[in-house]
Molecule: c-di-AMP riboswitch aptamer (ydaO/yuaA leader)
Organism: soil metagenome
RNA sequence: UGCCGAAUCCCUGGCCAGGUGCCAUGGAACGGGGGACCCGAGUUAUUGGGGCGAAUCCCACGGUGUAGCCGUGAGAGGCGCAGGCUCUUUUAGCGCCAGCCCGUCAGCUAACCCCGCAGGCCUACGAAAGAGGA
Numbered sequence: 001u002g003c004c005g006a007a008u009c010c011c012u013g014g015c016c017a018g019g020u021g022c023c024a025u026g027g028a029a030c031g032g033g034g035g036a037c038c039c040g041a042g043u044u045a046u047u048g049g050g051g052c053g054a055a056u057c058c059c060a061c062g063g064u065g066u067a068g069c070c071g072u073g074a075g076a077g078g079c080g081c082a083g084g085c086u087c088u089u090u091u092a093g094c095g096c097c098a099g100c101c102c103g104u105c106a107g108c109u110a111a112c113c114c115c116g117c118a119g120g121c122c123u124a125c126g127a128a129a130g131a132g133g134a
Stems, first nucleotide, its partner, number of pairs: 002121003008028003012024004016019001030116005039107001048105001049102004056076002059073006077097005085132007
């Protein structure tokens, strides 16, 4: 100077290390969950069920005592990326497909209610078309 992500900004008060600083209350923006009629659903049975998130599905082989789990390949699908203003589409290349939570319970859902506002990173010449802005 930028990237992933909702995860940024502002008022007030306090602190001292005096700043693009830290803490607290509150608010705005952004994001998520619960929750009627109607509609939808024959669904739950520990083979529990559900939520955040791109992070799923299937096949083959192997390890296991079946289910299941783990590992290695391949496929389908999904997500992200500096010729440097933003967005959309196509394409090339590279990378990712994790992790966590609720606690037996939740379809959609107006009013209404509740919650989050973190954390982690570094590419270094991709290309084309369109729209907008400056």